[in-house]
Molecule: transfer RNA
Organism: Atopobiaceae bacterium
RNA sequence: GGGCGAUUGGCGCAGUGGUAGCGCAGAUCCCUUACAAGGAUAAGGUCGGCAGUUCGAAUCUGUCAUCGCCCACCA
Numbered sequence: 001g002g003g004c005g006a007u008u009g010g011c012g013c014a015g016u017g018g019u020a021g022c023g024c025a026g027a028u029c030c031c032u033u034a035c036a037a038g039g040a041u042a043a044g045g046u047c048g049g050c051a052g053u054u055c056g057a058a059u060c061u062g063u064c065a066u067c068g069c070c071c072a073c074c075a
Base pairs, nucleotide, nucleotide: 001071002070003069004068005067006066007065010024011023012022013021018055027041028040029039030038048064049063050062051061052060
């Protein structure tokens, strides 16, 4: 330098055009002498950045950034 893949709550992931979800963790309450387990409730994300397409973009396109894999080049 080229190709491919990934980037979504604190963590791990789903969501392939129509108001963004699940599990775990954390919070509060119940239960318990207490802790754990169990049960209930609420909260937490402008979907990596910037543009474009569209009535409408996490989703499609371009570009940049970061990470991973492969190839090439130099030494």